[in-house]
RNA sequence: GGACUCGUAGCUCAGCGGUAGAGCGCUGCAUUCACAUUGCAGAUGUCAGAGGUUCAAAUCCUCUCGAGUCCA
Numbered sequence: 001g002g003a004c005u006c007g008u009a010g011c012u013c014a015g016c017g018g019u020a021g022a023g024c025g026c027u028g029c030a031u032u033c034a035c036a037u038u039g040c041a042g043a044u045g046u047c048a049g050a051g052g053u054u055c056a057a058a059u060c061c062u063c064u065c066g067a068g069u070c071c072a
Stems, first nucleotide, its partner, number of pairs: 001071007010024004018055001026042005048064005
């Protein structure tokens, strides 16, 4: 230098054009002498960034940035 894959909540990931979700974690309450477990409720996201297509984009296209694999 070239090709490919990936980037979504604190962590691990799902979501393949039509309200952004799960598990774990976090906060509060109940339960307990206390802790843990369990139950209920709650908070947390510029979907890496910019532009384009579309009535509508996390999703499709282009560029940039970052991580990884391969080739040279």